[in-house]
RNA sequence: AGCAAAGUAGGUUCAGCGCGUAAAGUGUUGCAGGAUGGGAAGUUGCCUGCAAACGAAGGAUUUAUCCGCGGUGCUGAAUUGCGUCCGUUGCA
Numbered sequence: 001a002g003c004a005a006a007g008u009a010g011g012u013u014c015a016g017c018g019c020g021u022a023a024a025g026u027g028u029u030g031c032a033g034g035a036u037g038g039g040a041a042g043u044u045g046c047c048u049g050c051a052a053a054c055g056a057a058g059g060a061u062u063u064a065u066c067c068g069c070g071g072u073g074c075u076g077a078a079u080u081g082c083g084u085c086c087g088u089u090g091c092a
Base pairs, nucleotide, nucleotide: 002091003090004089005088010080011079012078013077014076015075016074017073018072019070020069021068028052029051030050031049032048033047034046038086039085040084042082058067059066060065061064
């Protein structure tokens, strides 16, 4: 040289603890910005801010708790997870 492998941002599921149910959040669209295997450029995807439109499942009772509900938040676990070049590890 060659062959093989690991690792990102994230996704999904489960668990715990919360938030909302007096509607925030989630989701959608537009604009701007950011982070994205160890390095380089970079796509999909992701995150943040602003703006706009849309919009929900409550019930019970002991009245502040329970059972639900939300494409709900955080954390943990499992699982999944870079197309190119170089690098890393293993084989030789």